[in-house]
Context: one part of a larger RNA
RNA sequence: CCAUGUUGAAGGAACUCGAUAAAAUGGCCCCAUAACUUCGGGAGAAGGGGUGCUCUCCUAUCUUUUUCUUAGGAAAGCGGCACAUACCAGAGGGUAACGACUGUUUAUUAAAAACACAAGAUUCUACUAAGUGGUAAUACGAUGUAUAGAGUCUGACACCUGUCCGUUGAUGGAAGAUCGAAAGGAGAAGUGUGAUAAGCUUUGAAUGGAAACCCUGAUAAAUGGCGAUAGUAACUCUAACUGUUCUAAGGUAGUGAAAUUCCUUUUUGCAUAAGUAGCGACCUACACGAAUAGUGUCAGACUGUCUCGUUGUCUCCGACAUGGAUCCU
Numbered sequence: 001c002c003a004u005g006u007u008g009a010a011g012g013a014a015c016u017c018g019a020u021a022a023a024a025u026g027g028c029c030c031c032a033u034a035a036c037u038u039c040g041g042g043a044g045a046a047g048g049g050g051u052g053c054u055c056u057c058c059u060a061u062c063u064u065u066u067u068c069u070u071a072g073g074a075a076a077g078c079g080g081c082a083c084a085u086a087c088c089a090g091a092g093g094g095u096a097a098c099g100a101c102u103g104u105u106u107a108u109u110a111a112a113a114a115c116a117c118a119a120g121a122u123u124c125u126a127c128u129a130a131g132u133g134g135u136a137a138u139a140c141g142a143u144g145u146a147u148a149g150a151g152u153c154u155g156a157c158a159c160c161u162g163u164c165c166g167u168u169g170a171u172g173g174a175a176g177a178u179c180g181a182a183a184g185g186a187g188a189a190g191u192g193u194g195a196u197a198a199g200c201u202u203u204g205a206a207u208g209g210a211a212a213c214c215c216u217g218a219u220a221a222a223u224g225g226c227g228a229u230a231g232u233a234a235c236u237c238u239a240a241c242u243g244u245u246c247u248a249a250g251g252u253a254g255u256g257a258a259a260u261u262c263c264u265u266u267u268u269g270c271a272u273a274a275g276u277a278g279c280g281a282c283c284u285a286c287a288c289g290a291a292u293a294g295u296g297u298c299a300g301a302c303u304g305u306c307u308c309g310u311u312g313u314c315u316c317c318g319a320c321a322u323g324g325a326u327c328c329u
Stems, first nucleotide, its partner, number of pairs: 001324008010315002014313001019310001027051005036041001038156001052078003056074005079083001092307005098300001103115002119154007131140003157296003162226003168222001169219001171217003176214001178212001183207001187203005227245005254288001255285001267281004
């Protein structure tokens, strides 16, 4: 010096990205327990007290009865710094984000806010079902039958889920238009003949006519979208109001410097001596917003922040134990 431990004056997170690590708490009994809440919880909340030994007595048990045993209780006394004396054995609280929850996951750097979930919604499917595998025969679906099966989205619960069908999709439409195969064969040209004709070869109009596109309707818990500009109120500011213009329609409720805010360490309040962090507000939302869900919410090996206790994390390092390494010899 390295590893693993023990211990430490005064201070007590000043360390550090961050209390990572260590320390601390710890069992049982009694008392006592807040906000919030879906009334189940929260809760072992928090926070206090007791705990050893001796003797006496009480209640029950056991015993035919007493003693003894076992279980519980009461009082008095005794000893120690310390009585769950070792080992074993929760630290706690406040606040916010996200996700309802228990659960699942990257075997071997990620356990999470990701996946799943109960629940909600929607689309398809009438049975030789839709859907899926296979070139096919066929198989699953299912020895099921719409309270069933398959696909997609959201994700308990509470309050809700606004507007737009112009685009893209999927969907309805005995009309119309466009395109259009087979079939069809009017006619035309060539050949044929001495000249016609028939025949042969080539070409070819009408007729015929499915889906699709066009057209037309409806559909957003389908893909998606949800304006600009100028003026105006008895100081100023602001603009309920008015004008112009574009659109399919111009973002409603709620939330908001947010896991979303560039400018930005916005501004403001709390907390600190000091806070680009945190929490509460404001709204000027570069570029929130309603099942790509919006807002709220009791319970998490999750993430941010504050606090109490605790401590060698630190001020600032020291000593000791065990094992090892290196150097000198």
A computed fold for a 329-nucleotide part of an RNA from Cucumis melo var. makuwa, annotated as large-subunit ribosomal RNA, domain IV. The RNAcentral record of the full RNA draws on Rfam. The source organism's lineage runs through Eukaryota, Streptophytina, Mesangiospermae, eudicotyledons and Cucumis melo subsp. agrestis.